A computed fold for a 72-nucleotide RNA from an Armatimonadota bacterium, annotated as transfer RNA.

[in-house]
RNA sequence: GGGCCCGUAGCUCAGGGGGAGAGCGUCUCCUUGGCAUGGAGAAGGUCGGGGGUUCAAUUCCCCCCGGGUCCA
Numbered sequence: 001g002g003g004c005c006c007g008u009a010g011c012u013c014a015g016g017g018g019g020a021g022a023g024c025g026u027c028u029c030c031u032u033g034g035c036a037u038g039g040a041g042a043a044g045g046u047c048g049g050g051g052g053u054u055c056a057a058u059u060c061c062c063c064c065c066g067g068g069u070c071c072a
Stems, first nucleotide, its partner, number of pairs: 001071007010024004018055001026042005048064005
């Protein structure tokens, strides 16, 4: 330098045109003599950045940035 894959909540990831979600974690309450477990609830997101297509883009296309892998 080129090919392919990935980038979504604090972490690990799912989702793949019209509601942004799960598990773990965090916070509050209940449960305990106390901790843990368990139960109920809550907070937390520019869906990597820019542009394009579209009535509408996290999703499709292009470029860039970052990571992984292969080739040279």
The sequence was found in a public genome assembly. Its Rfam family is "tRNA". From the family's description: Transfer RNA (tRNA) molecules are approximately 80 nucleotides in length. The organism belongs to Armatimonadota, within Bacteria.